This is a predicted complex of two RNAs, RNase P RNA and transfer RNA, with 456 nucleotides together. Rfam match: Bacterial RNase P class A. About the family: Ribonuclease P (RNase P) is a ubiquitous endoribonuclease, found in archaea, bacteria and eukarya as well as chloroplasts and mitochondria. By type it is a ribozyme. The prediction has a mean pLDDT of 77.
RNA sequence: CCAGAGGGUCGGGCGGCCGCGGCGGGGUGCAAGCUUCGUCGAGGAAAGUCCGGGCUCCACGGAACGACGGUGCCGGGUAACGCCCGGCGGGCGCGAGCUUAGGGAAAGUGCCACAGAAAGCAGGUCGCAAAGCUUUCGAGCCUGCGACAGUGAAAGGGUGGGGUAAGAGCCCACCGCGGACCCGGCAACGGGGACGGCACGGCAAACCCCACCGGGAGCAAAACCGAAUAGGGGCGGCAUAUGGGCCUGUUCCGGCUCGUCGCCCGGGUUGGUUGCUCGAGGGGCGGAGCGAUCCGCCUCCCAGAUGAAUGGCCGCCCAUCCCUGCGGAGCUUCGGCGAAGCAGGGUGGACAGAACCCGGCUUACAGAUCCUCUGGCAUU
RNA sequence: GCCGCGUUAGCUCAGCUGGUAGAGCAACCGCCUUGUAAGCGGUAGGUCGUCCGUUCGAGUCGGACACGCGGCACCA
Numbered sequence: 001c002c003a004g005a006g007g008g009u010c011g012g013g014c015g016g017c018c019g020c021g022g023c024g025g026g027g028u029g030c031a032a033g034c035u036u037c038g039u040c041g042a043g044g045a046a047a048g049u050c051c052g053g054g055c056u057c058c059a060c061g062g063a064a065c066g067a068c069g070g071u072g073c074c075g076g077g078u079a080a081c082g083c084c085c086g087g088c089g090g091g092c093g094c095g096a097g098c099u100u101a102g103g104g105a106a107a108g109u110g111c112c113a114c115a116g117a118a119a120g121c122a123g124g125u126c127g128c129a130a131a132g133c134u135u136u137c138g139a140g141c142c143u144g145c146g147a148c149a150g151u152g153a154a155a156g157g158g159u160g161g162g163g164u165a166a167g168a169g170c171c172c173a174c175c176g177c178g179g180a181c182c183c184g185g186c187a188a189c190g191g192g193g194a195c196g197g198c199a200c201g202g203c204a205a206a207c208c209c210c211a212c213c214g215g216g217a218g219c220a221a222a223a224c225c226g227a228a229u230a231g232g233g234g235c236g237g238c239a240u241a242u243g244g245g246c247c248u249g250u251u252c253c254g255g256c257u258c259g260u261c262g263c264c265c266g267g268g269u270u271g272g273u274u275g276c277u278c279g280a281g282g283g284g285c286g287g288a289g290c291g292a293u294c295c296g297c298c299u300c301c302c303a304g305a306u307g308a309a310u311g312g313c314c315g316c317c318c319a320u321c322c323c324u325g326c327g328g329a330g331c332u333u334c335g336g337c338g339a340a341g342c343a344g345g346g347u348g349g350a351c352a353g354a355a356c357c358c359g360g361c362u363u364a365c366a367g368a369u370c371c372u373c374u375g376g377c378a379u380u
Numbered sequence: 381g382c383c384g385c386g387u388u389a390g391c392u393c394a395g396c397u398g399g400u401a402g403a404g405c406a407a408c409c410g411c412c413u414u415g416u417a418a419g420c421g422g423u424a425g426g427u428c429g430u431c432c433g434u435u436c437g438a439g440u441c442g443g444a445c446a447c448g449c450g451g452c453a454c455c456a
Base pairs, nucleotide, nucleotide: 001376002375003374004373005372006371007370008369009368010367012317013316014315015314016313017312018311020041021040022039023038024037025036026035027034028033043351047362048361050360051359052358053357054356055218056217057216058215061253062252063251064250065249068214069213070212071211072210073087074086075085076084077083088102089100090099091098092097103209104208108207109206110203111202112201125149127145128144129143132141133140134139157175158174159173160172161171162170176198177196178195181192182191183190184189222274223273224272225271232265233264234263235262236261237260238259243258244257245256246255247254267455268454269453281300282299283298284297285296286295287294288293321346322345323344324343325342326341330337331336381452382451383450384449385448386447387446390405391404392403393402399436407423408422409421410420411419429445430444431443432442433441
């Protein structure tokens, strides 16, 4: 210098003028209000609403079983998680590294289309073959076979050698596989030598089995104040207290209630307050740990709007993109095409906007910048 | 803001446990009719919203995204 891998940070800056929302203060006013000053005022994703929690109500219930939903290698972190970290196994890459929904298929059920002889049962299209029998001397039958060919995503270990009539784990070596054993590791798992002679195909993001987790709804939750209206009507379930209804599906126990429950039509109000922002909070330093993270000390207060504030204009600068001119590395079919750099002009940010609050994931994002590492080339 | 549902031919919808995607209406052609409609016969028409994954194989199973639709205030 070229090509690449991993991770972090920022995501316009400064100044002037005008304006908006919250909070606090001053002036004026009986009050409502008016005016003025100070201070604070969007994000890394505020987004999608995909997970997990806090909080609130259902509801001031409990146990067992079942259903449904979810998660799924091992260890750790955390309030919790389907998240994160570290490792293991598989796959990809020369490498830095990336990626992985990765329990169970010798519990069971199911599926494996088309093609193919055969799709889980092993089978015999085709092919090979000594002996025997027949023979029209081509071959056929019988028998033994699965190497070769063909189909397929997949054909019941693979490669090589021996062996044989032809073959075959029939035998041997290596690799794979299996269940034990020994060693290392908390574990997933790894390594080892011997044994077995292959028996056990794939799919669980098909049903299912195993282990673990989960009550439901959501700030339009919920509570209070005020205003207004017709506690009006219809349908359905159950029932007249040894009963009915509700509390999670069933059962049991328990609690509340006496007519109750569900749905629909109709009527009224579209006001205010609380919830509402100090929190698993931000920043700095030190310590433990490979790391996620945890511990200690100091310091800071940092949006709370409700048809919904956080904006608009101007000037300068930086970055981007475009155009023109100069410039010429280099390429060339000799017509041309043209990188870096310099000057002038124009453009002037990307994705995107809090709505109860946090921890994550995912998705969108012009560009700028820093750190570590890998491969290659050149020079020293 | 929160919670559900859907996307398959021009339109309205099927497609249940994965194996070459169908129905009705519409369109086009032909028959019937003096002509039209109806009727009868036939034909064409599909990125199954998009992308990624699981699988030999995806409309179907899993995930992400896009678009569309519906519901949820309080009082008696």